[in-house]
Parts: sequence; structure tokens; C1' cells
RNA sequence: UUCCGAGAAAGGCAAACCCGCCGAAAGGCGGCGACGCAAAGCCACGGGUCUAAAGCCUUCAAAGGCUAUGAUAGCCGGGCUACCGAA
Repeated sequence: UUCCGAGAAAGGCAAACCCGCCGAAAGGCGGCGACGCAAAGCCACGGGUCUAAAGCCUUCAAAGGCUAUGAUAGCCGGGCUACCGAA
């Protein structure tokens, strides 16, 4: 230095529920709270998944269908960075 990851130490993050705010929604942010996490730190680049406001299509209408430019890094892969140090 790279891989690796202790029933190690120090420290870190925080699922669900509930409350508030934002958003068309998915979801996000804050509070509370710990299911878990060795990158659960950062990046939507590839795949997946979720949503469908605007747009397009069908329709007399109601309604339905398609669609990401939206979301997810706590779905997987990839990229970048990083604390500790037993085997």
C1' cells in the first nucleotide's frame, strides 16, 4: 500500500411506526425511534424497481392505456473518497 473484516476499541449512520413540512405521486426533509449497516459516506453511469404531473393515444363523457424529464445509493453492478487494525 492492496485485499480483508475481531462477539476488538473509539466513534458513525438510522428501517418501520407516529408527528410536522414539501411534492401530482413515487418519494424527500426535520423530529421521535432503532430494523439493520464496515462504506447504510458521495455520484443516477449500466440494469432493476416505484411513480405518472406535463405530453400523447382511446373515449360523448366518466375513465383507461403509454411515457421519466421524477424517485430509489437501505435493489444489484460500476466509479470516487474514507475511520480502526485481530486473523
Record summary: The RNA shown here (c-di-GMP-I riboswitch aptamer) has 87 nucleotides and comes from a Chloroflexota bacterium. The sequence was found by an Rfam model in a public genome assembly. Its Rfam family is "c-di-GMP-I riboswitch aptamer". Rfam 15.1 lists 5,092 matches to the family in 1,772 species. The organism belongs to Chloroflexota, within Bacteria. Model confidence (mean pLDDT): 91 of 100.